A computed fold for a 90-nucleotide RNA from Mesorhizobium sp. WSM3860, annotated as Glycine riboswitch aptamer.
[in-house]
RNA sequence: UGAGAUAGUUCGGAAGAGUCCGGGAGAAAGGCCGGCGCCGAAGGAGCAACCCCCCAGGAAACUCUCAGGCAAAAAGACCGCGCUGUUGAA
Numbered sequence: 001u002g003a004g005a006u007a008g009u010u011c012g013g014a015a016g017a018g019u020c021c022g023g024g025a026g027a028a029a030g031g032c033c034g035g036c037g038c039c040g041a042a043g044g045a046g047c048a049a050c051c052c053c054c055c056a057g058g059a060a061a062c063u064c065u066c067a068g069g070c071a072a073a074a075a076g077a078c079c080g081c082g083c084u085g086u087u088g089a090a
Stems, first nucleotide, its partner, number of pairs: 001090001004087006011080003018036001020035004037070003043066001044064003050058002
């Protein structure tokens, strides 16, 4: 000098599932209340291959659906470029 890795972050991309039924109100829409039906990719939880191992732990995009979501908006795992920090092959 600096590939790569890693944490954070701006921007961009980003799926699934009823804007279902009833009520009241309203010009209407959304919101509100009740009911049933669904989704998994915020978060959370559980187990597993595996890692480690005395004990015990870690661990998914799998599973659950508590939370969240089921028009738009917002959110959104993950991905990409950039920036910052740490580490650092050659």

Background
Its Rfam family is "Glycine riboswitch aptamer". Its family is annotated with glycine biosynthetic process in the Gene Ontology.